[in-house]
């Protein structure tokens, strides 16, 4: 110097002027209640409300998608079963997950290191398109062989044998070597590879090594049904609570214990409330507080662990809107590109560095209880470890 893995991390500072949103502070206009004092009023003290002014705080690494998974709220102290959903090596971590951490199995890469939607296919059922004879206790289309019948030969035909070998196909019932045979085949035998049992060893455990046996060997789909082990009650901050304003009936239909309806996805039982409930016209109302900012919280240090993550011990408090704010804009600086520089440096040199002109200012987005993840989006930089190769010196 090029080509690459991998992990953290920033995502423009300063300073002028204008502008928004919060606030248990301050100063301050004015209103308003209440007390004391007094014939009453001034007046003084204490609460609200507030104009105007100040302090101070004010979006993200994904605030995004709302796919997990949990606080919290109501539903009855959240019951049974069926049905539905979810996840699926192992061992651990979490409040909990479909995350995380290490490790196992398998696939990729010379590597660094990356990928796996990873329980079962000898419980059963069902698919395996297109091609092909035959798609799974399979097949005989070509070829190969034996018997027959025909032909002077080449060869034709009929019945049988056969799966070595052709073709077919993503996938054809194991590879190679020798016996065997009419041809041939785990048909026999020997090595291998595989697939089950059985022992011995390591290992918390997925599993891995290693010896014996068999029977030659029965492919792939469970993100197809399904079986297997585990886990799920429902809704969601428009949950929910509380104040204030407002309003007017009518009609039909069913019901008041033989009981309408209701209890927030389905049904069944159960157990609760229960006297109104449903449907049409036509009438009201759309405001204000409270949830709602201290929390599985963030940095720093130290112990235990391999880690994920704990335990302790110091520190910090950091938006909260309800038509929804958190911004313009202008100067400098910073960072980025392109040019220039024998008469600036460093170096053989690639290169850097200085100094000057020029041109660019950013991408994705943007709280709406509220955490943990996942998953997507992203101009442009920085930092650290770590594999490959080899221009040049």
């Nucleotide at each position: 110097c090029g080509a690459g893995c991998c992990g953290a991390c920033c995502g423009g500072g300063c300073g002028g002027c204008c502008g928004c949103g919060g606030u248990a502070c301050c100063c301050c206009a004015a209103g308003g209640g209440a007390g004391u004092c007094u014939a009453c009023g001034c007046a003084c003290u204490c609460c609200c409300u507030g104009c105007g002014g100040g302090a101070u705080c004010g979006a993200g690494g994904a605030a995004c998608g709302u796919c997990c998974g949990g606080g919290c709220u109501c539903c009855a102290c959240a019951g049974a079963g069926c049905a539905g959903g979810g996840c699926g090596g192992u061992u651990g971590c979490c409040a909990a997950c479909a995350g995380c951490a290490a490790c196992c199995c398998g696939g990729g890469g010379c590597g660094a290191c990356c990928c796996g939607c990873g329980g079962g296919a000898c419980a059963g059922u069902g698919c395996c398109a297109c091609a092909g004879a035959g798609a799974g206790a399979a097949g005989a289309c070509c070829g190969c062989c034996g018997c027959c019948a025909g032909g002077c030969c080449a060869c034709u035909g009929g019945c049988g044998g056969u799966c070595a070998g052709g073709g077919u196909g993503a996938a054809a019932g194991g590879g190679u070597g020798g016996g065997g045979u009419a041809a041939g085949a785990g048909c026999c035998c020997a090595c291998c590879a595989g697939c089950g049992c059985g022992c011995c060893g390591g290992g918390u455990g997925a599993c891995c090594g290693g010896c014996g046996c068999g029977g030659c060997u029965c492919g792939g789909c469970a993100a197809a049904c399904c079986c297997c082990g585990c886990c799920c009650g429902g809704a969601g901050c428009a949950a929910g609570a509380c104040c204030g304003c407002g309003c007017a009936g009518c009609a039909g239909g069913c019901g008041c214990c033989c009981g309408a309806g209701g209890g927030c996805u389905g049904c069944u039982c159960g157990c609760c409330c229960g006297a109104g409930c449903c449907u049409g016209c036509g009438g009201g109302u759309a405001g204000g507080u409270c949830g709602c900012g201290u929390g599985a919280g963030g940095c720093c240090g130290u112990c235990g662990g391999c880690g994920a993550c704990g335990g302790c011990g110091g520190u910090c408090c950091a938006a909260g809107a309800u038509g929804g704010a958190u911004g313009g804009u202008c100067g400098c600086c910073a960072c980025c590109g392109c040019c220039c520089g024998g008469u600036c440096c460093g170096g053989c040199a690639a290169c850097g560095g200085c100094g000057g002109g020029c041109g660019g200012c950013a991408a994705c987005a943007g709280a709406a209880c509220c955490c943990g993840g996942c998953g997507u989006a992203c101009a442009g930089g920085u930092c650290g470890g770590c594999u490959c190769g080899u221009c040049c010196g």

Predicted 3D model of a 393-nucleotide RNA (Bacterial RNase P class A) from Actinomyces gaoshouyii. NCBI's taxonomy places the organism under Bacteria, Bacillati, Actinomycetota, Actinomycetaceae, Actinomyces. It matches the Rfam family "Bacterial RNase P class A". Rfam classes the family as a ribozyme.